[in-house]
RNA sequence: AGAGUUUGAUCCUGGCUCAGGACGAACGCUGGCGGUGCGCCUAAUGCAUGCAAGUCUACUACUUGUGACUUCGGUCACGUUAUAGUGGUGGCAGACGGCUUAGUAACACGUAAGUAAUCUACCCUCAAGUGGGGAAUAAUUCGACGAAAUUCGGCCUAAUACCCCAUAAUGUUUUAGUAUAUAUGUAUUAAACAGAAAGAUUUAUCGCUUUUGGAGGAGCUUGCGGCCUAUCAGGUAGUUGGUAAGGGUAAUGGCCUACCAAGCCUAAGACGGGUAUCCGGUGUGAGAGCAUGGACGGGCAGAGGGGGACUGAGACACGGCCCCCACUCCUACGGGAGGCAGCAGCAGGGAAUCUUGCGCAAUGGGCUAAAAGGCCUGACGCAGCGACACCGCGUGGAGGAAGAAUGCUUUCGGGUUGUAAACUCCUUUUCCCAGGGAAGAGUGAGGACGGUACCUGGGGAAUAAGCAUCGGCUAACUACGUGCCAGCAGCCGCGGUAAUACGUAGGAUGCGAGCGUUGUCCGGAUUUACUGGGCGUAAAGGGUGAGUAGGCGGCUAAUUAAGUCUCAUGUGAAAUCUUCUGGCUUAACUGGAAGGGGUCAUGGGAAACUGGUUGGCUUGAGGUCAGCAGAGGAAAGUGGAAUUCCCGGAGCAGCGGUGAAAUGCGUAGAUACCGGGGAGAACACCAGAGGCGAAAGCGACUUUCUGGGCUGCACCUGACGCUGAGGCACGAAAGCAUGGGGAGCGAACCGGAUUAGAUACCCGGGUAGUCCAUGCCCUAAACGAUGGAUACUAGACAUGGGGGGUAUCGACCCCCUCCGUGUCGUAGCUAACGCGAUAAGUAUCCCGCCUGGGGAGUACGGCCGCAAGGCUAAAACUCAAAGGAAUUGACGGGGGCCCGCACAAGCAGCGGAGCGUGUGGUUUAAUUCGAUGAUAAGCGAAGAACCUUACCAGGGCUUGACAUGCUUCUGAAACCCCGAGAAAUCGGGGCCUCCUUCGGGACAGUUUGCACAGAUGUUGCAUGGCUGUCGUCAGCUCGUGCCGUGAGGUGUUGGGUUAAGUCCCGCAACGAGCACAACCCUUGUCGCUAGUUGUUUUUUCUAGCGAGACUGCCGCUAAACGGCGGAGGAAGGUGGGGAUGACGUCAAGUCAGCACGGCUCUUAUGUCCUGGGCUACACACACGCUACAAUGGUCGAUACAGAGGGUUGCCAAGGAGCAAUCCGGAGCUAAUCCCUUAAAGUCGGCCUCAGUUGGAAUUGCAGGCUGCAACUCGCCUGCAUGAACUUGGAGCUGCUAGUAACCGCAGGUCAGCACACUGCGGUGAAUACGUUCUCGGGCCUUGUACACACCGCCCGUCAAGUCAUGGGAGUCGGCAACACUUGAAGUCGCUGGGCUAACCCUUCGGGGAAGCAGGCGCCGAGGGUGGGGUCGGUAACUGGGACUAAGUCGUAACAAGGUAACC
Repeated sequence: AGAGUUUGAUCCUGGCUCAGGACGAACGCUGGCGGUGCGCCUAAUGCAUGCAAGUCUACUACUUGUGACUUCGGUCACGUUAUAGUGGUGGCAGACGGCUUAGUAACACGUAAGUAAUCUACCCUCAAGUGGGGAAUAAUUCGACGAAAUUCGGCCUAAUACCCCAUAAUGUUUUAGUAUAUAUGUAUUAAACAGAAAGAUUUAUCGCUUUUGGAGGAGCUUGCGGCCUAUCAGGUAGUUGGUAAGGGUAAUGGCCUACCAAGCCUAAGACGGGUAUCCGGUGUGAGAGCAUGGACGGGCAGAGGGGGACUGAGACACGGCCCCCACUCCUACGGGAGGCAGCAGCAGGGAAUCUUGCGCAAUGGGCUAAAAGGCCUGACGCAGCGACACCGCGUGGAGGAAGAAUGCUUUCGGGUUGUAAACUCCUUUUCCCAGGGAAGAGUGAGGACGGUACCUGGGGAAUAAGCAUCGGCUAACUACGUGCCAGCAGCCGCGGUAAUACGUAGGAUGCGAGCGUUGUCCGGAUUUACUGGGCGUAAAGGGUGAGUAGGCGGCUAAUUAAGUCUCAUGUGAAAUCUUCUGGCUUAACUGGAAGGGGUCAUGGGAAACUGGUUGGCUUGAGGUCAGCAGAGGAAAGUGGAAUUCCCGGAGCAGCGGUGAAAUGCGUAGAUACCGGGGAGAACACCAGAGGCGAAAGCGACUUUCUGGGCUGCACCUGACGCUGAGGCACGAAAGCAUGGGGAGCGAACCGGAUUAGAUACCCGGGUAGUCCAUGCCCUAAACGAUGGAUACUAGACAUGGGGGGUAUCGACCCCCUCCGUGUCGUAGCUAACGCGAUAAGUAUCCCGCCUGGGGAGUACGGCCGCAAGGCUAAAACUCAAAGGAAUUGACGGGGGCCCGCACAAGCAGCGGAGCGUGUGGUUUAAUUCGAUGAUAAGCGAAGAACCUUACCAGGGCUUGACAUGCUUCUGAAACCCCGAGAAAUCGGGGCCUCCUUCGGGACAGUUUGCACAGAUGUUGCAUGGCUGUCGUCAGCUCGUGCCGUGAGGUGUUGGGUUAAGUCCCGCAACGAGCACAACCCUUGUCGCUAGUUGUUUUUUCUAGCGAGACUGCCGCUAAACGGCGGAGGAAGGUGGGGAUGACGUCAAGUCAGCACGGCUCUUAUGUCCUGGGCUACACACACGCUACAAUGGUCGAUACAGAGGGUUGCCAAGGAGCAAUCCGGAGCUAAUCCCUUAAAGUCGGCCUCAGUUGGAAUUGCAGGCUGCAACUCGCCUGCAUGAACUUGGAGCUGCUAGUAACCGCAGGUCAGCACACUGCGGUGAAUACGUUCUCGGGCCUUGUACACACCGCCCGUCAAGUCAUGGGAGUCGGCAACACUUGAAGUCGCUGGGCUAACCCUUCGGGGAAGCAGGCGCCGAGGGUGGGGUCGGUAACUGGGACUAAGUCGUAACAAGGUAACC
């Protein structure tokens, strides 16, 4: 510090995701040791048991000990095992310490101030005092009620408990003063009133009372700071203020009460809702920030929920009290008890969080009486459990190559595991055993931890390694298994038979007593942008204006000091953090020192800038004056053209409309024409890239009223300015309301067409509406998709409105200038496109808006509206993209140019018939397999009776039909004969090697066994090679340079030309390569040479070598290339034909031609044999043959080729047969012989237009040939038979010259079989105006939402499933209020007839004072009732939404998307 992911590729925008760090964590696998920390985040849920707050010589009683006495019941005295134990009175402490985070959005917290508005026990300090008296009471004891808890009554008693008197400091209030002072203060004088005490004992102290000051603590007040929500906009009656009023408090105050006034808070967010303890800090980050508040420390708050007071210095009190509620427990049913959010522990909840431990030795706290000490202390110190976190250590070190074995892999050579192991030497941290043994204790003793840390000795490599990952991001790769299955996955994405992505193994990488996963936070994310973003087209400028608050603001002088800057002081606790330096062996941890940390407070200073105040100025702004242009606005009036309607005339059969038609109108007289009249709406030409207006918008003419703008000379005011949240006004069209109006046009609607349909496009009608008046609506792609203002920054051209100069007689022209409207363009900007003084440049000010796509501009709520609807505006869920600009292609029912038998013009055909062949389908035991639009289908197959043959049935073989090696056996096997059998095969017999040192060897074999063979089994989507097609189309690229951020472009485009990217010219290109062309073969002419078997005279022919053609020459044209015509020539503009096929496309075809990876079979998917099948047959298609006839058929006669083939062959002459063919055998290894008579043609005869003398299918009979064999299943011949078919629908094919068409010949394959294929020659045409259309192709350009590339993409309804959500008659619940009612405890107030020891009076009866019980009242937790608010759950049904390999219907959008699209 970045990376992955949108695309074919690119740049940008933009989201998603990853790598880092952290954690009070949890889960999975694994786990040696130690140190230091940490450990219920959930149920502030409920709790069994134990402990967590007591202590004290002030006092009293009892118990116990000793002694004495004794009536033997007990009593008294004393207290060094004893200041003992138990209960009580009294004092102090139980307000600290410990726990928790429920509530709280608040002066709760933080920070800085204030308190002149306050209090303070214990402690320190100052001063003074501690005099006199009195009355009770608890425990105990006696009695009573009760189950208990407890309670009541009687008698007795003490005090540091309580009361009274005296005195003092002092205080309070009032009055009168004095000083000081900003002061409601402070100090002080006088008077009146009020006002204290306690003793104990160790004899030295500790206490007690009052007072001064302090320290520490606490209360109260204030400035500033720190969450979300406006879909919460108004809130508030003690509310705001006052009454020197009253009450209350330690104290201010509506804190409370009464009265008076009507205020107070709020857009700088009141009020309401949600959420939340706050901070020091912590995590992260470069920082700014963001998130967080566990442990430690400070503050607040709470103690089962709620309320209340009492005591006290302090509480409205966690382990105190009272009441209500809920819950639990006890109960004798009458009534009682309780509160772990203390430490352990239990249950529950939960993914999840520990021992019912030891000790007061240390630190700290409470009580006590100075020291010592005592008691208490689940605070605390320790130990235990937990890898929960951080830190440290170890699991050995060195040597060791036969690179062992094993595992894995392999191209079988090896590689890897791997110096790793074994083995040798060494060490002992850790571990085990044994011995010693602390510091921690300031002061003698006293140590839970602890026989711990540590030290010494001994033993022995001994006790100790895992986890995750290995497609990219991201370090690390192979094998096997699996086969879109199982599974993985953070994102992109893997898996459909060769998975580095799943699972396993080997190996590797990373970290290591841990490693991964999950969750959360920060980061990366400049992705909320203060630092540090944007808004023409990506998300984003408000439809427009005037203007309120607010923000910002010209030149100049003085002053001030709020902002700003600087210095000082105070504070910002400790811990944490940073630096330095110490202590534990190191580190974590920890001690010390310094530093850092602020929107802070106070004081001093500066005065440039901003602000405030005062004064001045004129350039911003405004005004006066003089001119100017204009569809600016409103109202009234007027005009002509056109349309339509009505009337009249005249007139005849049509008109109208369309791609073509029809509906419609018209003989009741239309349309067309003429004349007259009415009505409504809109204003041709002028008219312009023109003008005006804030925008919407404004277009005939005249008048009236009225707004704004521009220009010019001077003058006036003197910053009066810019922007503008809310609010206000205007705001196209459509729409709404009321009333008019209604010619034309025209949603809806009705017809006619089109169509598969056509609720559309086209046509005929036609209502609302369009128009007017008034009132609403308030939205548009309201667009320049560009907010307003100001300033600055090259130019050129055009145009509208002014002014000036020059020129001229004048206008025009020309020049300058201001304000508009446009085009191009420099710098600059921009992702690019583009913008460019009318900025999207450079800057400032103000407003509005954006933050991934969808859901959604939707739901709910609110506001507005008559309604339609508008404004404001989410979430769940879902996707990994959605987008912008540009690039290259492809495509278009886009455009331009060009080519091709592409169309057209022609000729002949196919498609109909019969037959042949192939294919599909069907059938079958099998009908083997492959090829399937063009680019499969007379294709592989240049030839299936057996063989071929791969298929089927049956019969056999298993090292095999075939290869190699080793091994066993034999001397045979082949061959011949016989037998069985369908054959393969089996059995029998015959025949039956060589060399030798006799051991054996060579050779061979139907021999044995092992390695292996074999497969036309699978995958052409694992491949090689070969092939088809686009296409013999003219294209496809590269180097360097240049342009572009880049993909890419340029070159290769342009102007011409060509068959051609062929050539020329031009050009930021210059060159080059593969294709084109040429070189090669053949053919056409000539020459030369040679020549057999040809010819024999030349010539022809065959073979070879040459010549010839190059736009060379002429004319016209052209810049050039070239084009047109001509001459000569056998041939003329690549002469004809062939071979030759660029980069690439179709996962095109072929594993069955061959080769080859993987997989599969191995007594079978191999192999041998016999027979069958590949030849089936309702049918469909493709390619052919023969025809339908007279340009013919048939019979007879007769002429002329080329190219091939031949010894397992071609086969002559001659002969036989009607013929196929046979006999025959000459010749020929071929220019010699043979195939070999070419046919159409020509001549002559017959047929005479018919299903025929056309046509030959089919069938019968008889023959021939090949072959082991013609039944399935060959070919040929003869005789007989004589089908369809009379020129073929839509549509389709070939061909441009020696071509089509017609005619035959030959060859390969082959025993035989050719209508096929490959060649050969013979006869030998027609037509091409031309490029509109069809098909295919090339180049340029344009649009694109396509890139699997139009056979593309893609929209909506319906149907199915899943999910979340809105509405919903209702229903259920939570929360906070309100109204009424009831009202506990308790404070306060009133009362107090009952009751009362202290003081006073007394006649001693009592009374007073002061109280108590009781009663009443205000308030009051809670309960009840009621109507609303708000939030949530649920619901028949219902609305849309999202998602889901292959559902239905259409085809809306993307190309002119076939009616341009969109708002």
This is a predicted structure of a 1463-nucleotide RNA (small-subunit ribosomal RNA) from an uncultured Chloroflexota bacterium. The RNAcentral record of the sequence draws on ENA and SILVA.